[in-house]
Molecule: Bacterial RNase P class A
Organism: bacterium
RNA sequence: CCAGUAGAACAAGCAGUUGCUGUAUGUGUUAAAGGAUACAGAGGAAAGUCCGGACUCCACAGGGCAAGUUGCCUCCUAACAGGAGGGCGUGGUGACGCGAUGGCCAGUGCAGCAGAGAAUAGACCGCCUGGAAACAGGUAAGGGUGAAACGGUGAGGUAAGAGCUCACCCACAGGCUUGGUAACAGGUCUGGGUUGGUAAACCCCAACUGGAGCAAGGCCAAAUAGGGGAAGAGAGGCGGCCCGCCUCGUUUGAAUUCCCGGGUAGGCUGCAUCGAGCAUUGUGGUGACACAGUGCCCAGAUAAAUAACUGCCUAAACAGAAUCCGGCUUAUGAGCUACUGGCAUA
Repeated sequence: CCAGUAGAACAAGCAGUUGCUGUAUGUGUUAAAGGAUACAGAGGAAAGUCCGGACUCCACAGGGCAAGUUGCCUCCUAACAGGAGGGCGUGGUGACGCGAUGGCCAGUGCAGCAGAGAAUAGACCGCCUGGAAACAGGUAAGGGUGAAACGGUGAGGUAAGAGCUCACCCACAGGCUUGGUAACAGGUCUGGGUUGGUAAACCCCAACUGGAGCAAGGCCAAAUAGGGGAAGAGAGGCGGCCCGCCUCGUUUGAAUUCCCGGGUAGGCUGCAUCGAGCAUUGUGGUGACACAGUGCCCAGAUAAAUAACUGCCUAAACAGAAUCCGGCUUAUGAGCUACUGGCAUA
């Protein structure tokens, strides 16, 4: 200097003038409206609505089945399909990245075509023996087909061959043992090969899971015709089904359900957003984080406020809150830090 890998933070700022919203304290008014001062006012993703919750209601509160989610180990967290650190596998020269990472000896499936034969499969060519030949018997070492053909190399043995036997390896199963909390990694002994793949196939195993959502929910005010009809002894509630439980009602015909018709659809609150909150210091921990001390209060609009102009400075892109928070994913500008590889120079 070039190319890459990983990480944390920033996202404009300052001044003046004018304007908008909220809160607090004064002023003003019958009450308001208005007006003065101070403080605050859109993000790292506010986006996607993909996960998890807080909170509210169903509801005083269960058991089972079905359905769904997750899937190596240990830890963090309110929780999670999230995060941290490891194991195993895999891609890369490497820094590092990725993993839908439990079980195929519980069962059932699937793998077209080719091929003799594709799972507890098989003899096409070939080799050996008998035979004049046709053919018969043996064989699975060599060749062929295929993505994949019942371990590999070498020697012995055989009619020719084969773990048939042996030596050295490889996987698998079991025993003993070392390190590690564990997933796992290693050592040694026995066993003649001791049954291929696929679960992102159905399935099995383990753990977990009520539903709906701030347009949830609560309060106040107003208005109409507290209208008409049908069902009817049972109805309703608990996501689907069953059991159990609870509430209302049983001929005065209710609760409830369905149909027709009419009226209103306004205001306040939820939301002065105090929160699993933010910043900082110390201690512990590899780390995610935890504990303790100190300081701070930080938008609440309701058809939608959070801005406009000027000057300095300048790299300003992607882009606007609507109950709130923790994650994930996607979009994006200029820099910074550490590490890896290459080239050149000294």